[in-house]
c-di-GMP-I riboswitch aptamer from Salirhabdus euzebyi, 86 nucleotides, folded computationally.
Taxonomically the source falls in Salirhabdus (Bacteria, Bacillati, Bacilli, Caryophanales).
RNA sequence: ACUAGAUAAAGGCAAACUUGCUGAAAAGUAAGGACGCAAAGCCAUGGGUCUAAAGUCAUGCUGACUAAGAUUGCCAGGUUGCCAAU
Numbered sequence: 001a002c003u004a005g006a007u008a009a010a011g012g013c014a015a016a017c018u019u020g021c022u023g024a025a026a027a028g029u030a031a032g033g034a035c036g037c038a039a040a041g042c043c044a045u046g047g048g049u050c051u052a053a054a055g056u057c058a059u060g061c062u063g064a065c066u067a068a069g070a071u072u073g074c075c076a077g078g079u080u081g082c083c084a085a086u
Base pairs, nucleotide, nucleotide: 004086005083012037013036017032018031019030020029021028022027035073041079042078043077045076046075047074048071049070050069055065056064057063058062
């Protein structure tokens, strides 16, 4: 230097849930809180999943379709990076 990923060390992130705010919703965000995480840092590029306001079609007090919305803590890809037993 490279590599893997310890019952190591330093530091980091923060699921569910609760409350406030934003949003049509999915969800996001702030605080509390820790299930977990070696990229649980960053990018919606490909696939998956979630939602369906607007729109379209059918209908009649609704229903179906649809992402330009959301998710990187679903997977792949891209990119940057801490530590380093043996």